[in-house]
């Protein structure tokens, strides 16, 4: 050039104008809450979204024991954890190939495999193929056979050889694989080599189970203090809460606690913004990521603030005009996904357009 | 904001992993002077997606869409 595989990145820029939310400072007005007016200075996201996982944090006892329950599952790291993370690796299986899916354990039991098909689990004989009788002949019975057809998603090793009536692990050689011993290599997972043994061990656990690890609940409307405001009634427990199915065990409580149905209120303050915190450089580790040092402070709203217009420049599309052409000009339109609500690490979706290295394949030229 | 439950013709509402079935409604013919009942026949479906399986409405991920429940005081 074509075609393609991974993976990082931004996600409009700069000005004018009207505005809006926090804190700060100042000037003004008010007795005080605190209003108003100027300045400063900060003010979303790569996914803030789903809420699919882990946690932080709060109460529930400091969160204990067991059962039942769930959840995950090759190996060795990383990381506050993670059970749908991340990084390196081993096996499978796709693809020429860059790569790109998958993952205990099916010889511990149970349990499913519909139709087809003769036989679907330690199975099985319709068609052929052999042998023997029978019959003039089609053929038919009796018996051996699993090589070949055939059904199926799957028919129980694979090639050649010997052997047979015709055949088969019936015998034997290699290859596959599968068990057991024992060597070498790896931190492992596995890898390779060597003897023996039996000729076959089937799928499916995102079927129940088995091993192996983990998991107490509940959630910022958690919690904690103030302020208003009103009105109790009925039931049930008697030991009740914490405890959420179920037992223990423990701990607090004293005259309480549980629900139902009535009543009040829909307000304030903190919990709330220094954080497993952002950028840079060295170093150490293939990598994930870890240390040190330097530097910066970075929204905290409560019917919810980051907006609107207005020029310029970017990109993309249409459409005129020029131009032999690459193009240039003008002039219309458009620039996605979506938005904080206790915060943080992941995944996963959703996304107009851009950039940025890296490797595979085919071509072609030199 | 949190947390919880569901999605199968047009409506309701079956289906142990094994041909997605019924009722109502809808069309098309029949009966009937016509219309209703009524025969008789026929369209129509698993929320989209991708997995595990020989095989998915069912089992598992992962979106869309509905629906509920939670505030303080006494």
């Nucleotide at each position: 050039c074509g075609a393609g595989u991974g993976g990082a990145c931004c996600g409009g820029g700069c000005g004018g104008u009207c505005g809006c939310g926090g804190c700060u400072c100042g000037g003004g007005c008010g007795c005080c809450a605190g209003c108003u007016c100027g300045g400063g200075u900060c003010g979303a996201g790569g996914a803030a979204a789903g809420u699919c996982c882990g946690g932080a944090c709060u109460c529930c006892a400091u969160a204990g024991g067991g059962c039942a329950g769930g959840a995950c599952g090759c190996u060795g790291g990383g990381g506050a954890a993670a059970g749908u993370c991340c990084c390196a690796g081993g096996c499978g299986g796709g693809g020429c190939g860059a790569c790109c899916c998958g993952u205990g354990g099916a010889a511990a039991g149970u349990g499913c495999a519909g139709c087809a098909g003769a036989g679907a689990g330690c199975a099985g004989a319709c068609c052929g193929c052999c042998u023997c009788g029978g019959g003039a002949g089609a053929c038919c019975g009796a018996g051996g056979u699993a090589a070949g057809g055939g059904u199926g998603a799957a028919a129980g090793g694979g090639u050649g050889a010997g052997g047979u009536a015709a055949g088969a692990g019936c015998u034997c050689a290699c290859c596959a694989g599968c068990g057991c011993a024992g060597c070498g290599g790896g931190c492992g997972a596995c890898c390779g080599g060597u003897g023996c043994g039996g000729c076959u061990a089937g799928g499916c656990a995102a079927a129940c189970c088995c091993c192996g690890u983990c998991c107490g609940g509940a959630g910022c409307a958690a919690g904690a203090c103030c302020a208003a405001g009103c009105a109790g009634g009925a039931g049930g427990c008697a030991u009740g809460g914490g405890c959420g199915g179920c037992c223990c065990g423990u701990c607090c409580g004293g005259c309480g606690c549980c629900u139902c149905c009535g009543g009040g209120u829909a307000g304030g303050u903190c919990g709330c913004a220094c954080g497993a915190g952002g950028c840079g450089a060295g170093c150490g580790g293939u990598a994930a990521c870890g240390c040190u040092c330097g530097u910066c402070c970075c929204a905290g709203a409560u019917g919810g603030a980051u907006g609107g217009c207005c020029a310029c420049c970017c990109c993309c599309g249409c459409g005129g005009c020029c131009g032999u052409g690459a193009g240039g000009c003008c002039g219309c339109g458009g620039g996605a996904c979506a938005g904080g609500a206790u915060c943080c690490g992941g995944c996963u979706u959703a996304c107009a357009g851009g950039c940025c290295g890296a490797c595979u394949c085919g071509a072609g030229a030199u | 904001u949190g947390c919880g439950g569901g999605g199968u013709c047009g409506u309701c509402u079956a289906a142990c992993g094994g041909c997605a079935g019924g009722a109502c409604g809808c069309c098309u013919g029949g009966c009937u002077c016509u219309g209703g009942a009524c025969c008789a026949g026929g369209a129509a479906g698993u929320u989209g997606g991708g997995g595990u399986u020989c095989g998915a409405a069912u089992c598992c991920c992962u979106g869309c869409c509905c629906c509920g429940c939670a505030g303080c005081c006494a």
This is a predicted complex of two RNAs, RNase P RNA and transfer RNA, with 440 nucleotides together. Rfam match: Bacterial RNase P class A. It is annotated as a ribozyme.